Large-subunit ribosomal RNA, domain I from a Deltaproteobacteria bacterium, 535 nucleotides, folded computationally. NCBI's taxonomy places the organism under Bacteria, Pseudomonadati, Myxococcota, Myxococcia. The full RNA is in RNAcentral, with records from ENA.
Context: one part of a larger RNA
C1' cells in the first nucleotide's frame, strides 16, 4: 500500500409525512376609479431593533346593528408589565366614521411619495377651493386611470413547409393599437333552393367530400340531427302645429326649419279620393316602470349512540368479550387503526342590517283595428351598376359569379329593381339593397364559495409548502434561487466531572426511544480507527 471483517465520521439518497401546488366540475361574480382606484411611500405597538399582517395622526384601531358566550391584548415570538371582560370583552358578520403622502393625480412645478403658491372662511389651530377636454346660456354634469382571459375592429411579421426558392404556406397566426361588455359579434333575407325552406349564434354530421392549387397544401355549402328561440322601430308619401324667406291688395300660395300624427312591405305595401263597414273591448302580448308574498348571499344554531370491561403497550382508537345509534359507517383530530371521545356528517333551523334572483299584482304601452274601386303621390342616389387597381369569399384572375371599395364614369322608380357561379334568353323560380335596434342557446376566469382526482409529494408539484418575485445579479428592460420534518407532550437535559468562567465531551436526569435542537429514517461516493491477511 492492497484486500477482508468490525466500528465510526462525513453526506443527505431512500422510505414515511404534508401546511403547498396542479387539473377539472358546479355555483357566485364579472369590475374598481375625481365620493380619488390599482399599486406604493412613510408612519402606527408598554417594553419595539427587524419582517409579515392589520390600520392611518381617531393609525394591530373608533361608532353602531346583529351573531356568539369566557376568556382576551394578531403571526414569526417567549417573557414581563399594564390593562380589558357576564353592565358581554376578544372573535365573526352588516352598516357607518376616520383614512398622512405619492399615484389618472387634477393649484403650479417636479428627479413619485417632495418643493412653492393664490382665493375664500376662521381669533387661532385649521378648513374649503383653484388641472385639462367635451356638453351646457348658466347652474351643473360627463370623461380620464387600472384590471386575467374571452370579443370586435384598425394595422400586421418571420422562423417554418414546399426536402433549395420567388407565387404559395406558416397566417390574417404572433405582435402592436383602439374600443366595449358581462359576454362580445351576428341577426329578421335584394338569403338559399329547385318546386320547397324561412333571422342570427353554437354543436354533431355532411366531409377531408365538392371544389381549388404546378406542387406543398388549402378546403366549403345546401340538406339532415340537436341547443336556444322573438321579433321590432325609422326614412318617405300625406296631414296638422309653430317659426322663417319670397309672391300677392288680401284670402292664401311657394320654398324651408323644427315638432306631432301617419306609415314600414314583395301574394307587393303604404298615402290620397270615393263607397261600404266600424266608432272599441273581450282576448293576446311587452325586451318598459313600480312592486307584495317567496327565495338566495353576507355571521350562525340544533344535531343520535360506550368518559364499557379485559388484554398488549409509553400511550388504545389495536386484539378479545359485551352494548348502542344510524335520513349520521363522508372526512379530519385525539399518545398506534375510533360510527358511538372532539370537530363534524345526515337531517333540520336562523338575520337587526346591506345586496341579489324571480315576480302575483298595478301602471304604461303594443296588438286586437277593415273591405272594394279609383288615382299613380311614396317606398333609403353619387347609391346600384360599369371600367381600372386592390381586398374578402374553400375558390392562387381564372370562363369567375357573389361581397367590400381607392380612382373615373354613372341608372331605373313598381309597366320598377336584385339574385339563381361568365354572358344572353326563358321561368306559373325567388327575393326587395343602398336606415336602425334586438334576449337566449355560445366564449372566458383575474376573483369568491363548495366539490372531485388510476394528479405531485420537497431535484416533484406553481418560480415560490419556509422572510419569494424575497436574497442575489444587471445602468436598465429584465433575470431570479436555495431553503420543509426533535418528541405524544419541551418533559429542550437541574446537578456533578474534564476543559479556558470555552467549544465539545463524560456521567446523572427526562423520555417508549436521545430522537438532543447541524435533532424522523439515515443509502452511496468520500475520510478514518482497530483486527486479520498479503506484498
Nucleotide at each position: 500500500g492492497g484486500u477482508g471483517c468490525a466500528c465510526g465520521g462525513c453526506g443527505g439518497a431512500u422510505g414515511c409525512c404534508u401546511u403547498g401546488g396542479c387539473a377539472c366540475c358546479g355555483g357566485a361574480a364579472g369590475g374598481c376609479g375625481a365620493u380619488g382606484a390599482a399599486a406604493g411611500a412613510c408612519g402606527u405597538g408598554a417594553u419595539a431593533u427587524g419582517g409579515c399582517u392589520g390600520c392611518g395622526a381617531u393609525a394591530a384601531g373608533c361608532c353602531u346593528u346583529g351573531g356568539a358566550g369566557a376568556g382576551c391584548u394578531g403571526c414569526c415570538u417567549a417573557a414581563u408589565a399594564a390593562g380589558c371582560u357576564u353592565u358581554g370583552a376578544c372573535c365573526c358578520a352588516g352598516g357607518g366614521a376616520u383614512u398622512u403622502c405619492u399615484g389618472a393625480a387634477u393649484g403650479a412645478g417636479g428627479a413619485a411619495a417632495c418643493u412653492c403658491a393664490c382665493u375664500c372662511c376662521g381669533u387661532a389651530a385649521g378648513g374649503a377651493g383653484u388641472a385639462c377636454u367635451c356638453c351646457g346660456a348658466a347652474a351643473g354634469g360627463a370623461g380620464a386611470g387600472c384590471g386575467a382571459a374571452c370579443a370586435c375592429a384598425g394595422g400586421g411579421a418571420a422562423u417554418u413547409g414546399a426536402a433549395a426558392u420567388a407565387u404559395c404556406u406558416u397566417a390574417g397566426u404572433a405582435c402592436c393599437u383602439g374600443u366595449a361588455g358581462g359576454a362580445a359579434u351576428a341577426g329578421a333575407c335584394a338569403u338559399c333552393a329547385a318546386u320547397g325552406a324561412g333571422a342570427u349564434u353554437c354543436c354533431c354530421c355532411c366531409a377531408g367530400u365538392a371544389g381549388u392549387g404546378c406542387g406543398a397544401g388549402c378546403g366549403a355549402a345546401a340538406a339532415g340531427g340537436g341547443a336556444a328561440c322573438a321579433g321590432g322601430c325609422c326614412a318617405a308619401a300625406c296631414u296638422c302645429u309653430a317659426g322663417g324667406u319670397g309672391a300677392g291688395a288680401a284670402a292664401u300660395c311657394u320654398c324651408u326649419u323644427a315638432g306631432a300624427g301617419g306609415g314600414u312591405u314583395g301574394u307587393a305595401g303604404g298615402g290620397c279620393g270615393u263607397a261600404c263597414a266600424a266608432u272599441a273591448a273581450a282576448g293576446u302580448u311587452g325586451a318598459c316602470u313600480g312592486a307584495a308574498a317567496u327565495u338566495g348571499a353576507u355571521a350562525g344554531c340544533u344535531g343520535a349512540a360506550c368518559c364499557c370491561a379485559g388484554u398488549u403497550g409509553g400511550a388504545a382508537a389495536g386484539c378479545u368479550g359485551g352494548a348502542g345509534c344510524a335520513u349520521a359507517g363522508a372526512g379530519g383530530g385525539u399518545g398506534a387503526u375510533a360510527c358511538u371521545c372532539c370537530c363534524g356528517u345526515a337531517a333540520g333551523c336562523g338575520a337587526a342590517a346591506u345586496c341579489g334572483a324571480a315576480g302575483a299584482c298595478a301602471g304604461c304601452g303594443a296588438u286586437g283595428a277593415g273591405u272594394a274601386c279609383g288615382u299613380u303621390c311614396c317606398u333609403g342616389a353619387g347609391u346600384a351598376c360599369c371600367a381600372c387597381g386592390g381586398g374578402a369569399c374553400a375558390c392562387u384572375u381564372g370562363a369567375a359569379a357573389u361581397c367590400c371599395u381607392g380612382u373615373g364614369g354613372g341608372a331605373a322608380u313598381c309597366u320598377g329593381g336584385g339574385u339563381g357561379g361568365a354572358c344572353c334568353a326563358u321561368c306559373u323560380a325567388u327575393c326587395c339593397a343602398a336606415g336602425c335596434c334586438u334576449a337566449a342557446a355560445u366564449a372566458c376566469u383575474a376573483u369568491c364559495c363548495g366539490g372531485u382526482g388510476a394528479c405531485c409529494g420537497a431535484u416533484a408539484g406553481c418560480g415560490a409548502a419556509c422572510u419569494a418575485g424575497u436574497a442575489c445579479c444587471g445602468c436598465g428592460a429584465g433575470g431570479g434561487a436555495a431553503a420543509g420534518g426533535u418528541g405524544a407532550a419541551a418533559a429542550g437535559a437541574a446537578c456533578c466531572c474534564c476543559g479556558a468562567u470555552g467549544a465539545g465531551g463524560g456521567g446523572u436526569a427526562u423520555g417508549a426511544a436521545a430522537a438532543g435542537a447541524u435533532c424522523c429514517u439515515g443509502a452511496a461516493a468520500c475520510c478514518g480507527u482497530g483486527c486479520a491477511u498479503u506484498u